Predicted 3D model of a 476-nucleotide part of an RNA (small-subunit ribosomal RNA, 5' domain) from an uncultured bacterium.
The full RNA is in RNAcentral, with records from ENA, Greengenes and SILVA.
The prediction has a mean pLDDT of 85.

Context: one part of a larger RNA
RNA sequence: GGAUGAACGCUGGCGGCGUGCUUAACACAUGCAAGUCGAACGGAAGUCUUCGGACUUUAGUGGCGGACGGGUGAGUAACGCGUGAGAAUCUGACCCUAGGUUGGGGACAACAGUUGGAAACGACUGCUAAUACCCAAUGUGCUGAGAAGUGAAAGGUUAACUGCCUGGGGAUGAGCUCGCGUCCGAUUAGCUAGUUGGUUAGGUAAGAGCUGACCAAGGCGACGAUCAGUAGCUGGUCUGAGAGGAUGAUCAGCCACACUGGGACUGAGACACGGCCCAGACUCCUACGGGAGGCAGCAGUGGGGAAUUUUCCGCAAUGGGCGAAAGCCUGACGGAGCAACGCCGCGUGUGGGAGGAAGGUUUUAGGACUGUAAACCACUUUUCUCAGGGAAGAAGACCUGACGGUACCUGAGGAAUAAGCAUCGGCUAAUUCCGUGCCAGCAGCCGCGGUAAUACGGGAGAUGCAAGCGUUAUCC
Numbered sequence: 001g002g003a004u005g006a007a008c009g010c011u012g013g014c015g016g017c018g019u020g021c022u023u024a025a026c027a028c029a030u031g032c033a034a035g036u037c038g039a040a041c042g043g044a045a046g047u048c049u050u051c052g053g054a055c056u057u058u059a060g061u062g063g064c065g066g067a068c069g070g071g072u073g074a075g076u077a078a079c080g081c082g083u084g085a086g087a088a089u090c091u092g093a094c095c096c097u098a099g100g101u102u103g104g105g106g107a108c109a110a111c112a113g114u115u116g117g118a119a120a121c122g123a124c125u126g127c128u129a130a131u132a133c134c135c136a137a138u139g140u141g142c143u144g145a146g147a148a149g150u151g152a153a154a155g156g157u158u159a160a161c162u163g164c165c166u167g168g169g170g171a172u173g174a175g176c177u178c179g180c181g182u183c184c185g186a187u188u189a190g191c192u193a194g195u196u197g198g199u200u201a202g203g204u205a206a207g208a209g210c211u212g213a214c215c216a217a218g219g220c221g222a223c224g225a226u227c228a229g230u231a232g233c234u235g236g237u238c239u240g241a242g243a244g245g246a247u248g249a250u251c252a253g254c255c256a257c258a259c260u261g262g263g264a265c266u267g268a269g270a271c272a273c274g275g276c277c278c279a280g281a282c283u284c285c286u287a288c289g290g291g292a293g294g295c296a297g298c299a300g301u302g303g304g305g306a307a308u309u310u311u312c313c314g315c316a317a318u319g320g321g322c323g324a325a326a327g328c329c330u331g332a333c334g335g336a337g338c339a340a341c342g343c344c345g346c347g348u349g350u351g352g353g354a355g356g357a358a359g360g361u362u363u364u365a366g367g368a369c370u371g372u373a374a375a376c377c378a379c380u381u382u383u384c385u386c387a388g389g390g391a392a393g394a395a396g397a398c399c400u401g402a403c404g405g406u407a408c409c410u411g412a413g414g415a416a417u418a419a420g421c422a423u424c425g426g427c428u429a430a431u432u433c434c435g436u437g438c439c440a441g442c443a444g445c446c447g448c449g450g451u452a453a454u455a456c457g458g459g460a461g462a463u464g465c466a467a468g469c470g471u472u473a474u475c476c
Stems, first nucleotide, its partner, number of pairs: 001476004006472005013346006019339002021304001026302003030299003035064003040061002043058006071257003080182007089174002094170008102136004111126006141150003155162002183229001185227001190220003195217008232254004236247004259280005282293004310336001312335003318332001319330004349379004359370004384413006393403001420465005425446003431460005441448002
């Protein structure tokens, strides 16, 4: 000098665009953050009825989605990440392609009845539908060298249409393997028994000690194993002429985690933040028998801290889930609010105006400085206030805007509403008076202060930057 997710002190007019718990992965009141489909199904309630039925709503069965989106960085020194290769794999929805969609059956919720419990939530009996479940036939097929094995379905709608099943291919996504790179300590030198390899068996979507049995005795290490410490990694960011050094907020990619530890279920996909089970700590309810919960989602509260915002508006846009659609849901997102936290832009007036008012400071008492500064004269209206108009963003017909009567435009008024902070011994731009008297104090370094202090405190003046200016902290 540059930089910051900054903080503190003094000060503070406006706008645009960004950013905002770096600390306790501490504990959380309250509300919201994942639903949707009646064109899969039977009921129930309500409305209408020409008594045929139609419409609306939806607790339950069923389907799809809750594995995305959002948060955090605790753990992890690792195939975690980055980069480049690879073979032994899976992939819902989507696209292309080939074929099929036949016939039967029995249940379980809802519902009704009885009943247990304070509640959470159940129990028994009976009835019922389906794109829920089961069986059979056909069976294009699939696996296998072969023998052989395995093996589907579902309909809905008046209809248009849309589903379902089985193959093949694609796309996308995911799992796995390897080369290289990836902090520090030797005051850590030896480490390792599923350990290293083989055979065989199991297991997985898939290769493999991934797992078991048996056999062999291997494997790693001074090119740093093991152990200990620290840490999410990267694109990037800051700095620097570069090499490099430091860093990993916001945005984007990957990973890991979801009160702590463990486990599986369902599913194309999870060992699942707002799912389940077990254990633990904590909190809450209880009729003491038993139950409920998980903000590292958005707001918000307490706590910690030098320190970090509203319990706001809207689904109008973009995107996502479901649906044939209308649409519903969406604290993703779009916006507004708060904060000079940062960057950028604008303003706080412009021109004239005295050998120069008053006041102040100083003085060699003449004067000098403040100073064209003010007054005064003439203008302007960016800002400000008021009034009127008023968007684009909407997606080529119509409709649909949270922001918002916002941006912007026009008119009126009046210099009106708007300047501070630090420094002035040298480094380093800018000096004098008074007070103090090694005191009080200053200080980044050198150093000032003990009676004439340009270095302390105040005044006057000056210098620098400016809605900021200084200080502190950290990095180059």